[in-house]
RNA sequence: AGUCGUCAAAGCGACUUUAAAUAGAACAUUAAGCUUUGAGCGUUCCCCUUCUUAUAGGGGAGGUUGUU
Repeated sequence: AGUCGUCAAAGCGACUUUAAAUAGAACAUUAAGCUUUGAGCGUUCCCCUUCUUAUAGGGGAGGUUGUU
């Protein structure tokens, strides 16, 4: 310098052509992904459509939690 952890900023961490992970500290918990804010991507539930279903499309709601 680049890449990655859903996206942006800030932070934190890892890796070096790969896309995973231990990411102020610890322990659990959740389908919910490292943290905060915003987004609302994934994930969850409901309704409608489609070919009866859904692994397809659309809409709505919600968008891990607790303790020290």

Predicted 3D model of a 68-nucleotide RNA (Pistol ribozyme) from Bacillus subtilis. Rfam family: Pistol ribozyme. Its family is annotated with catalytic activity in the Gene Ontology. The sequence is in RNAcentral, with records from ENA.